Context: one part of a larger RNA
Molecule: large-subunit ribosomal RNA, domain VI
Organism: Candidatus Falkowiibacteriota bacterium
RNA sequence: CGUGGAAACUUGAAGAGGCCCUUCCUUAGUACGAGAGGACCGGGAAGGACGAAUCUCUGGUGUACCAGCUGUUCUACCAAGGGCAUUGCUGGGUAGCUACAUUCGGUUAAGAUAAACGCUGAAAGCAUCUAAGCGUGAAGCUGUCUCUAAGAUUAGGUUUCAUAGGUUGGCGGAAGACUACCGCCUUGAUAGGCUCUAUGUGUAAGCACAGCAAUGUGUUGAGCAGAGGAGUACUAAUAAACCAUUUGAUU
Numbered sequence: 001c002g003u004g005g006a007a008a009c010u011u012g013a014a015g016a017g018g019c020c021c022u023u024c025c026u027u028a029g030u031a032c033g034a035g036a037g038g039a040c041c042g043g044g045a046a047g048g049a050c051g052a053a054u055c056u057c058u059g060g061u062g063u064a065c066c067a068g069c070u071g072u073u074c075u076a077c078c079a080a081g082g083g084c085a086u087u088g089c090u091g092g093g094u095a096g097c098u099a100c101a102u103u104c105g106g107u108u109a110a111g112a113u114a115a116a117c118g119c120u121g122a123a124a125g126c127a128u129c130u131a132a133g134c135g136u137g138a139a140g141c142u143g144u145c146u147c148u149a150a151g152a153u154u155a156g157g158u159u160u161c162a163u164a165g166g167u168u169g170g171c172g173g174a175a176g177a178c179u180a181c182c183g184c185c186u187u188g189a190u191a192g193g194c195u196c197u198a199u200g201u202g203u204a205a206g207c208a209c210a211g212c213a214a215u216g217u218g219u220u221g222a223g224c225a226g227a228g229g230a231g232u233a234c235u236a237a238u239a240a241a242c243c244a245u246u247u248g249a250u251u
Base pairs, nucleotide, nucleotide: 001151005161006160007159008158009157010156014148015147016146017145020048021047022046023045024044025043026042032037050105051104052103053102054101058099059098060097061096065092066091067090068089069088070085071084072083073082074081075080110142111141116136117135118134119133165243166242167241168240169185170184171183172182173181190236191235192234193232194231195230196229197228199225200224201223206219207218208217209216210215
């Protein structure tokens, strides 16, 4: 830019991917074979690598969470804290992300075939799978399965709308380099704050008591807490502008 203008839902021409492998049990120590050995076909069970999704579990990370510890400096001093020292070091750890974790996948028909194996059968009174004709036959091909997909210019279809709709702007996002995408904008729970809660850390400070003291005990599963969940308009999403719909068809 096109498909007449929109919104939502779709069909699938075509394209891409996938369709993997091993072991064990059974059939059966059967068929076969003098023996040694040892099956086809069929049934069942595990596993490997690969792939996809997810974070319930197990772990990792988690430099804005909690605690412990050292040195130094500052808050006048004690106590309690702040800064710096690789995040100062150490022990844990929410969300998110993640694999070593979890779940799932590679299946089954069918069709046409390759090599190969046949039936009927002449040329060539025989023979011959082939010349006419008809079959069997593969992890391969088509298809079945997953994904993309109407610029498939053959530009498809359905429903609704036509004073339709979209964009800018703002609050945000398990979306993201930017853009795009998705949610919300007071007729509001979109983000922040606050309250409650999950969860993490592990019993704060102060005070009291015990002890000469170090320290311990009680108040106390306390205090504190980033990204989780719920509630709540306190704060911020104000106000508005722009584009488009004017063609086509029918009446």